[in-house]
The prediction has a mean pLDDT of 84. A computed fold for a 1457-nucleotide RNA from an uncultured bacterium, annotated as small-subunit ribosomal RNA. The sequence is in RNAcentral, with records from ENA and SILVA. Its Rfam family is "Bacterial small subunit ribosomal RNA". Its family is annotated with ribosome and structural constituent of ribosome in the Gene Ontology.
RNA sequence: AGAGUUUGAUCCUGGCUCAGAACGAACGCUGGCGGCAGGCCUAACACAUGCAAGUCGAGCGAGAUCUUCGGAUCUAGCGGCGGACGGGUGAGUAACGCGUGGGAACGUACCCUUUGCUACGGAAUAGCCCCGGGAAACUGGGAGUAAUACCGUAUAAGCCCUUCGGGGGAAAGAUUUUUCGGCAAAGGAUCGGCCCGCGUUGGAUUAGGUAGUUGGUGGGGUAACAGCCUACCAAGCCGACGAUCCAUAGCUGGUUUGAGAGGAUGAUCAGCCACACUGGGACUGAGACACGGCCCAGACUCCUACGGGAGGCAGCAGUGGGGAAUCUUAGACAAUGGGGGAAACCCUGAUCUAGCCAUGCCGCGUGAGCGAUGAAGGCCUUAGGGUUGUAAAGCUCUUUCAGCUGGGAAGAUAAUGACGGUACCAGCAGAAGAAGCCCCGGCUAACUCCGUGCCAGCAGCCGCGGUAAUACGGAGGGGGCUAGCGUUGUUCGGAAUUACUGGGCGUAAAGCGCACGUAGGCGGACUAUUAAGUCAGGGGUGAAAUCCCGGGGCUCAACCCCGGAACUGCCUCUGAUACUGGUAGUCUUGAGUUCGAGAGAGGUGAGUGGAAUUCCGAGUGUAGAGGUGAAAUUCGUAGGUAUUCGGAGGAACACCAGUGGCGAAGGCGGCUCACUGGCUCGAUACUGACGCUGAGGUGCGAAAGCGUGGGGAGCAAACAGGAUUAGAUACCCUGGUAGUCCACGCCGUAAACGAUGAAUGCCAGUCGUCGGGUAGCAUGCUAUUCGGUGACACACCUAACGGAUUAAGCAUUCCGCCUGGGGAGUACGGUCGCAAGAUUAAAACUCAAAGGAAUUGACGGGGGCCCGCACAAGCGGUGGAGCAUGUGGUUUAAUUCGAAGCAACGCGCAGAACCUUACCAACCCUUGACAUCCUGAUCGCGGUUACCAGAGAUGGUUUCCUUCAGUUCGGCUGGAUCAGUGACAGGUGCUGCAUGGCUGUCGUCAGCUCGUGUCGUGAGAUGUUCGGUUAAGUCCGGCAACGAGCGCAACCCACGUCCUUAGUUGCCAUCAUUCAGUUGGGCACUCUAGGGAAACUGCCGAUGAUAAGUCGGAGGAAGGUGUGGAUGACGUCAAGUCCUCAUGGCCCUUACGGGUUGGGCUACACACGUGCUACAAUGGCAGUGACAAUGGGAUAAUCCCAAAAAGCUGUCUCAGUUCGGAUUGGGGUCUGCAACUCGACCCCAUGAAGUCGGAAUCGCUAGUAAUCGCAGGUCAGAAUACUGCGGUGAAUACGUUCCCGGGCCUUGUACACACCGCCCGUCACACCAUGGGAGUGGGAUGCAAAAGAAGUAGUUAGUCUAACCUUCGGGAGGACGAUUACCACUUUGUGUUUCAUGACUGGGGUGAAGUCGUAACAAGGUAACCCUAGGGGAACCUGCGGCUGGAUCACCUCCUU
Repeated sequence: AGAGUUUGAUCCUGGCUCAGAACGAACGCUGGCGGCAGGCCUAACACAUGCAAGUCGAGCGAGAUCUUCGGAUCUAGCGGCGGACGGGUGAGUAACGCGUGGGAACGUACCCUUUGCUACGGAAUAGCCCCGGGAAACUGGGAGUAAUACCGUAUAAGCCCUUCGGGGGAAAGAUUUUUCGGCAAAGGAUCGGCCCGCGUUGGAUUAGGUAGUUGGUGGGGUAACAGCCUACCAAGCCGACGAUCCAUAGCUGGUUUGAGAGGAUGAUCAGCCACACUGGGACUGAGACACGGCCCAGACUCCUACGGGAGGCAGCAGUGGGGAAUCUUAGACAAUGGGGGAAACCCUGAUCUAGCCAUGCCGCGUGAGCGAUGAAGGCCUUAGGGUUGUAAAGCUCUUUCAGCUGGGAAGAUAAUGACGGUACCAGCAGAAGAAGCCCCGGCUAACUCCGUGCCAGCAGCCGCGGUAAUACGGAGGGGGCUAGCGUUGUUCGGAAUUACUGGGCGUAAAGCGCACGUAGGCGGACUAUUAAGUCAGGGGUGAAAUCCCGGGGCUCAACCCCGGAACUGCCUCUGAUACUGGUAGUCUUGAGUUCGAGAGAGGUGAGUGGAAUUCCGAGUGUAGAGGUGAAAUUCGUAGGUAUUCGGAGGAACACCAGUGGCGAAGGCGGCUCACUGGCUCGAUACUGACGCUGAGGUGCGAAAGCGUGGGGAGCAAACAGGAUUAGAUACCCUGGUAGUCCACGCCGUAAACGAUGAAUGCCAGUCGUCGGGUAGCAUGCUAUUCGGUGACACACCUAACGGAUUAAGCAUUCCGCCUGGGGAGUACGGUCGCAAGAUUAAAACUCAAAGGAAUUGACGGGGGCCCGCACAAGCGGUGGAGCAUGUGGUUUAAUUCGAAGCAACGCGCAGAACCUUACCAACCCUUGACAUCCUGAUCGCGGUUACCAGAGAUGGUUUCCUUCAGUUCGGCUGGAUCAGUGACAGGUGCUGCAUGGCUGUCGUCAGCUCGUGUCGUGAGAUGUUCGGUUAAGUCCGGCAACGAGCGCAACCCACGUCCUUAGUUGCCAUCAUUCAGUUGGGCACUCUAGGGAAACUGCCGAUGAUAAGUCGGAGGAAGGUGUGGAUGACGUCAAGUCCUCAUGGCCCUUACGGGUUGGGCUACACACGUGCUACAAUGGCAGUGACAAUGGGAUAAUCCCAAAAAGCUGUCUCAGUUCGGAUUGGGGUCUGCAACUCGACCCCAUGAAGUCGGAAUCGCUAGUAAUCGCAGGUCAGAAUACUGCGGUGAAUACGUUCCCGGGCCUUGUACACACCGCCCGUCACACCAUGGGAGUGGGAUGCAAAAGAAGUAGUUAGUCUAACCUUCGGGAGGACGAUUACCACUUUGUGUUUCAUGACUGGGGUGAAGUCGUAACAAGGUAACCCUAGGGGAACCUGCGGCUGGAUCACCUCCUU
């Protein structure tokens, strides 16, 4: 410090996820030792048992025990001090509770200092004794007793009250001594109470709250101030700087994370607060409204003799329960502290220790060195080897830790040590007792094999798994950490992803529709003053601990100790005065006023004009009109449409008209008048900062819609009809109502858009346009200036597109808004509205994306250019018939398999009777029909005759022929055959989606790329685009490109002309000869087969740019690629082929292998493809008949196949025929082992359909189509197929609008598996969360009442009463009772609020291959979208207004040349 993830790729926006650190943690696997820490986060749930607060005999009496008779010890009780500390917990509390800093009106036992005093009396009471009650707890009565218990009197330095006269109030003793105590007062210290400033969570879908409330006066009350309480008076007080209400929460030092700022948190330790079963209350006391005190109420638990009692672990242990989860019913007061005591001492679950737990942090160990036959085993393997791996074994060492033995502390300052025979030290033995966990696709360090086969499973994100998984499970190997390692949870970080530091808002989420204006925020120049902000210095405080730094102590570290710094804060004093603020004064540039001009669809009202539509009347006139892609509904003979004239009525204002004008926006358009707002220019004077923005607020605000009343010509939601269509609730047509118009009142929303808030300043230009001014004069031009409105473009900005003085640049001020997509601008609640609805505005749940800009492709029922037998123009076919052949389907025991739009279907098959043959049935073989190796045997093998069984394979006999080569003479070597054994053979079994090779296709289309350079953040672009041209990315020209490669072309073959060489088997002009080039002769010609020449837009003209080229011409056998072949770029189709061959993996192995016989591939209601033959006279039949070419026959220019067919002559004369030949019967021939299933041909006979073929569709541009025959391959036989050959031999092409395919450029895109794409909504099913809901059940709380325990206060007439007074009667005082006030529990009524639940119901989300349509993305086939209204199964459709975030064409405008 970053990384992964949206895309085919890119940049950006943006979320999700990961790597880090931390933890009071939990879970899984594992576990040697020690040190230091930590250990109920949940039920403030309930608690058995033990302990946690006692002590003092030097306050008191009494009793008991012991006694050495001196005394000592113990105990209940009275009394004193302490039980308000220490310890626990975090329920409550949003508060002066806490933190921090101040303040004045207070208290303070024990402690310290000082001063003074400590005298005299009295009456009780517990214990104890006696008598009772009760189960118990406990308690009643009587007698008697003590005190440092209680009371009175005296005294009063000082104290308190006071009306200033006066009045009031203390004490305690113990002790032989010393000493300790007691009282009053003052001061101190300590601790505490109270008040104030500032800080301290979320919610406004909580906006108003408050009656003791705010203040005053009197009174009361408190330790003390105070509405703290009370009576009266006033009506205040708090609140948008967030009152009140709701929810949540103990606060802090700190802890954790972070670079910091921040965020999260508040265990352990420390400070404060609150609480002690729940609620209330007081008593005592210095201190409590009291954890281990009291009273009452309630719930719960326990005891009970049923009458009544007892209790409170949120003390330490411990139990149950809850929970993912948190310890021993331990030791000691030795230390530190606390209480009591004069002290000894006692008490102390505070504390110090030990125990349990890897819960955390820190340290140590599980050995070290040498050791290569790189052992064995494992794993992998290309079979060679590699790896585990110096790892092991082995050899040599060491002994930390643990173990055993011996010694043995500090902690204590004289004694006292729980820890503890602990730490530590020494010795002994032996490598001996001590390693696991997670991971290995990327992020992220680390790879192979096997198993599995979208199963099982994994997964933090992306994603793996459908037969070769580095992603699942196992193994080997590797990586990481290590007594731990992973997982889960939580927090911060990364996240600049809430942005103060430190983000944004044209298109990604985001500028309010627009203005005015309140509070608030911000604000021009100069001077003076002030000192609030600001800055500097000083003082106080900021507890300790923690963090940091420097030292020190445990062997180190963790840990602990000491010192320093720091604690960024608050308070206070002094100083400075630039800036901001305050105060006072001045100024004119901001702003405004005045005067003079000017432009304008600015607004409101009234009036008025012409064109057009419609309707009405009249005239002319007659059969259609209207409407559409085509039609129909509709109108018209009752006279329409058309046309002329007249009239009525409403609405809108053509041309001008313009990126022209005006307005804040919405918006505004005939003309005139009236009223009226704003703006611009020019001028001078005046005011003197009067300004900018603007939360709330107020006003304006298209269209649609609503209310009331008018109006209604045209248009037109709804509706009706006609069409279209599979349907058509639409698009199209004919009608048509609200509405559109006016007045008044609502609504308050739009793609209300420049998708761009308002204001101010600054920062290059050029060219238009609107309004005004100035200068020059050419009087209609140039220059300049102010204010608007546009285009292009620099700097700069931007993710890019783009923006660019009218900023999206550089700055300042203020406001609004955003924080992943969906759910959702929805629900609930509030406000507004007549309603429609508007506004404000969530959550659960769900996804890993959603999105912006640009790029390359592909696609478009987008555009432009171009080509092709693509269309057109022609010729001939197919589709109809019969047959042949292939396919589908069906059938079958089997009808083997493959090929499937073009690019499968006379295809693999250049030829299935057996064989082929892969299929079926039956019968046989099992190292096999075939290959290699091993062992054994034989020396061969093999051929041949005949017989038997069998369907045959095969099995069993049998005759004859034959006897391998080398040799070291050894079955020794080679070779061959047989038998055996196992390794293996074998497979036309599967996977062409594991592959090689080969092939098809786009397409013989003109394309496909690279290097360097340049441009762009980048994907990419450029080159390859553009203007011409070409068959061509062919060539030329231009150009940030310059070059190059694979393709094109050429080079190759054949044909066409000529020359030359050579003439046998070829040829024969000349000379002989013959039946015959038969022979002699010749090689001129033809021909053959070798070599050459020739064609290059080379020449001329025109055209073009003077180019490339094109057109025409000449010459030439051939002319612009001469014709035909061969030749197939990068790639596409997971195209085809595992059945040609090769091959990975899988599968079979007495069978999925091998052999044999027979059958099948030849089936047949049917459908399709490709062909043949025909339907006839351009023909059939008969006769005649010349010229071919290619090829084959082993070799052959010689011989053979071999007859060419067309043509010509005759006949037939339009018929199902002398056409046509299917089918069938009979007879033959040939091949072959065999012709039944199932061959071809010949002869006789038979003589079917068919009279030119619907929709549709195919081929062909010249020696081509058409037509005619010939040959060959395969092959025993079996072509209508295939491959070749020649004969005869046409027609047409205006042209590129259209169909199909292709190429280039451009444009749109939500596509990239690329339109066979993507994608929307209803419906159906399943699941999930959620809203409404008659209600139902809890909780909280307001108000009005009831109620009233205990207690306190008041009152008191009743009862009782030791201290004091007394006149002895009584009084004062007290207690109890009664009563009043306050008040807890509790009760009732009625609201508010919250949670849970609820028949039914609404939408939403997610799901596998469901249904219906096809709304959107291309002009998405009616451009889309926004607001609004109506309609419709659904997406949606239609009306009105708006927008471009619409393609295309045309026009206009502008710019450049």